[in-house]
Molecule: transfer RNA
Organism: Bulbochaete rectangularis var. hiloensis
RNA sequence: GCUGGGAUAGCUCAGUGGUAGAGCAGUGGACUGAAAAUCCUCGUGUCGCUGGUUCAAUUCCCGCUCUCAGCG
Numbered sequence: 001g002c003u004g005g006g007a008u009a010g011c012u013c014a015g016u017g018g019u020a021g022a023g024c025a026g027u028g029g030a031c032u033g034a035a036a037a038u039c040c041u042c043g044u045g046u047c048g049c050u051g052g053u054u055c056a057a058u059u060c061c062c063g064c065u066c067u068c069a070g071c072g
Base pairs, nucleotide, nucleotide: 001071002070003069004068005067006066007065010024011023012022013021018055026042028040029039030038048064049063051061052060
């Protein structure tokens, strides 16, 4: 340099046009003499940035940034 993938909650990741979710972590509570384990509860996230298409964009399209892999 070329090609392809990824960027969404603190972390790991779902979500293929119609009000954004799970697990783990964390907060509060129950239990215990105390703790661990277990159970219950709690999410206002500029969905990487900027434009475009659309009644409507995390989702589709152009460009950019970062990152991973392959080729050279």